[in-house]
Context: one part of a larger RNA
Molecule: small-subunit ribosomal RNA, 5' domain
Organism: metagenome
RNA sequence: GAUUGAACGCUAACGGCAUGCUUAACACAUGCAAGUCGAACGGCAGCACAGUCGUAGCAAUACGAUGGGUGGCGAGUGGCGGAUGGGUGAGUAAUACAUAGGAAUCUGCCUUGUAGUGGGGGAUAACCCGGGGAAACUCGGGCUAAUACCGCAUAAUCUUUACGAAGCAAAGUGGGGGACCGUAAGGCCUCACGCUAUAAGAUGAGCCUAUGUCGGAUUAGCUAGUUGGUGGGGUAAAGGCCUACCAAGGCGACGAUCCGUAGCUGGUCUGAGAGGAUGAUCAGCCACACUGGGACCGAGACACGGCCCAGACUCCUACGGGAGGCGGCAGUGGGGAAUAUUGGACAAUGGGCGAAAGCCUGAUCCAGCAAUGCCGUGUGUGUGAAGAAGGCCUUCGGGUUGUAAAGCACUUUUAGUGGGGAAGAAAAGUUCAAGAUUAAUAACCUUGAAUGCUGACGUUACCCACAGAAAAAGCACUGGCUAACUCCGUGCCAGCAGCCGCGGUAAUACAGAGAGUGCAAGCGUUAAUC
Repeated sequence: GAUUGAACGCUAACGGCAUGCUUAACACAUGCAAGUCGAACGGCAGCACAGUCGUAGCAAUACGAUGGGUGGCGAGUGGCGGAUGGGUGAGUAAUACAUAGGAAUCUGCCUUGUAGUGGGGGAUAACCCGGGGAAACUCGGGCUAAUACCGCAUAAUCUUUACGAAGCAAAGUGGGGGACCGUAAGGCCUCACGCUAUAAGAUGAGCCUAUGUCGGAUUAGCUAGUUGGUGGGGUAAAGGCCUACCAAGGCGACGAUCCGUAGCUGGUCUGAGAGGAUGAUCAGCCACACUGGGACCGAGACACGGCCCAGACUCCUACGGGAGGCGGCAGUGGGGAAUAUUGGACAAUGGGCGAAAGCCUGAUCCAGCAAUGCCGUGUGUGUGAAGAAGGCCUUCGGGUUGUAAAGCACUUUUAGUGGGGAAGAAAAGUUCAAGAUUAAUAACCUUGAAUGCUGACGUUACCCACAGAAAAAGCACUGGCUAACUCCGUGCCAGCAGCCGCGGUAAUACAGAGAGUGCAAGCGUUAAUC
């Protein structure tokens, strides 16, 4: 000099864009952060409406009852998603990361292709009845549905294989409809969404190899599943990954082993560079989810807001037994020099579910707080010498503050008040037309045209008008380094100090004042890196 996720002191007008627990991976009250689908299913607790019945009335109608027939829908069965998104950096010095390669693998949803989607069965929740328990919850009996579950058929480009063969699947739902069948429901046809098997792609994931990645030798030897082979097992997959037997290997001064420290990288800071330091925000990878262990489901987890066991802690209890996990967003206590709101919205972007409408989304987008940083703007402009008054200095002549002020003439950025006012919005929906499909002019789909609605921010950005210089400057320093000097007080005292050093009666170095210098909504100090 540059820099910072900074802190502290004094001071403080506005805006834009960023950033904001670096410490206790300490403990957490409360709310929210993962749901959705009725176009898979039986149903109907609540809401609403047809229909039916009753009462009142001449009637319109009002009230009451009933009512899964309808819109919808609590709880339940079932499907998909809760493996993403979000957080943290404890562990990890190599099961990680970075770069470059590799072969023995899997991959839900998505895309493309091929073939199929036939025919049956038995249960079970919800519900009803009964029992146990303080609760959490749980037990027995009875009824019922499915895209839940299980056989049968079919079977190759799939699997196994002794190459003869053997084995393996499925589910329907919704929209529309001319002929034909059917008591009706519907069959049937067609479209859409599904379902099954398989081939490929895409995406994602698992595995292997090489090289590189902090300090210590006051750590020199380490290793028995250890190193290799064979047989077997196991995995989606290679492999001591596991096991039986056999051999005696394997690593190491090119630093093994042990100890300490540490998430890694793109990057960031500094520097002319080489380097050095660092790894907040943003992005990629990894690891973790109260502590330790374990598996289940699943395409994917050994799973932050899932399960089981053990432990510590907290809470409830009728003492028998139960409940919990903010290192998600806010917020609380604690620790600390130190770090924000128990805010708004799904309008946009993205995600989950759904055919869609839509629902959910503390992801996200916004707002709030903080000069924490960067950038921008303002605190007025012109004129004005009687060089006013006052202050300070003085050689008492004057000098300086100083065109500074006052005065005169103007302007109105920003802040204030009142009006106007974009963009972020494209969709979805509705209507019409054309095409495609079809037996079809229906329905669905595609394209086009028209129409129409949706904004948290928001009193938005921006523009116009109004009034008035009106509301807006401090901080540090002035001995040398280092830009900037005098007076007074003090008298090795009080004090200053980054280094040299200053202060013991004329201190440009302490304290105050005047003047000056530097930066400026900041300025200094401390800490830290180059």